Predicted 3D model of a 76-nucleotide RNA (transfer RNA) from a Gemmataceae bacterium.
Its Rfam family is "tRNA". Rfam links the family to the GO term triplet codon-amino acid adaptor activity.
Taxonomically the source falls in Gemmataceae (Bacteria, Pseudomonadati, Planctomycetota, Planctomycetia).
């Protein structure tokens, strides 16, 4: 500089136009326990990387950009 894949809840990660986004761990409470793990039930957390466009409607299609991982050119 060029293509490709990613960015959603602490963390791994689903959801791909339809009415204000879920799971598992983790975390906070509550039952079990002599008590801790485990196990069980319940909470709580995120406007989905930034800005724009299309739409009635965008996390989702378009654009530019920002960051991460990977493959190519290129160059001293």
């Nucleotide at each position: 500089g060029g293509g490709g894949c990613g960015g959603u809840a602490g963390c791994u990660c689903a959801g791909u136009g339809g009415u204000u986004a879920g799971a598992g761990c983790a975390g906070c409470g509550g039952c079990c326990u002599u008590a801790u793990a485990a196990g069980c039930c319940g909470c709580a957390g995120g406007c989905c990387g930034a800005c724009g466009g299309u739409u009635c409607a965008a996390u989702u299609c378009c654009g530019u950009c920002c960051c991460g991982c990977c493959c190519c050119a290129c160059c001293a």

The prediction has a mean pLDDT of 82.
RNAcentral holds the sequence, with entries from ENA.